The RNA shown here (c-di-GMP-I riboswitch aptamer) has 88 nucleotides. Its mean pLDDT, the model's own confidence on a scale to 100, is 90. It was read from a public genome assembly, where an Rfam model found it.
RNA sequence: AUUCGAACAAGGCAAACUUGCUGAAAAGCAAGGACGCAAAGCUACAGGGUCUAAUGUUCGCAAGGACGAUGACAGCCUGGCUGCCGAU
Numbered sequence: 001a002u003u004c005g006a007a008c009a010a011g012g013c014a015a016a017c018u019u020g021c022u023g024a025a026a027a028g029c030a031a032g033g034a035c036g037c038a039a040a041g042c043u044a045c046a047g048g049g050u051c052u053a054a055u056g057u058u059c060g061c062a063a064g065g066a067c068g069a070u071g072a073c074a075g076c077c078u079g080g081c082u083g084c085c086g087a088u
């Protein structure tokens, strides 16, 4: 350096759910909590995918519906960058 994660060390992250705050929502943040994770670290201006639909457009007498990302997800997949321990 490459490839790998059976066992080892030090540790790390934290799903659902609950509470509080922010937000139109999706969701995010904090605390609690652990389903899981060897990249569950970063990248959403690398590509695909998914969620939401406020502003807006449109239909409707109205209630409301449809479209729509500029909002979000890296714990959906691929790619990129970085990284602990061990084996090789």
Base pairs, nucleotide, nucleotide: 003087004086005085012037013036017032018031019030020029021028022027035075041081042080043079046078047077048076049073050072051071056067057066058065059064